Molecule: c-di-GMP-I riboswitch aptamer
Organism: Planctomycetales bacterium
RNA sequence: CCCUCGAAAAGGCAAACCGGUCGCAAGGCCGGCACGCAAAGCCAAGGGCCGGCGGCACAUUGUCGUCGGAAGCCUGGCUGCCGAA
Numbered sequence: 001c002c003c004u005c006g007a008a009a010a011g012g013c014a015a016a017c018c019g020g021u022c023g024c025a026a027g028g029c030c031g032g033c034a035c036g037c038a039a040a041g042c043c044a045a046g047g048g049c050c051g052g053c054g055g056c057a058c059a060u061u062g063u064c065g066u067c068g069g070a071a072g073c074c075u076g077g078c079u080g081c082c083g084a085a
Base pairs, nucleotide, nucleotide: 005083006082012037013036017032018031019030020029021028022027035072041078042077043076045075046074047073049069050068051067052066053065054064055063056062057061
C1' cells in the first nucleotide's frame, strides 16, 4: 500500500409515522422524527416485487404485452471515508 474485515473516533445516510407539495396510481421531492445502515453512495442489467393501460382466458383472479415505480429484496456492474484486531 492492497484485499478480506468492522473495534474506536470524526463525519455521513435516514425506515415507519406526521405535515407540505407533485403524480390516476405505484411512488417522488421538501421539512420534522429516528427503525436501522460500512456502501442505506450511483446504475432498473438478470430474477423477484409494486402501480397504470391494453389484449387474452375468464371471473374479480390469472396470464401476456407495454409504460412507469422502487437501489432500505437478492444477484451483478461502477465509485468511495476512517481504521484496531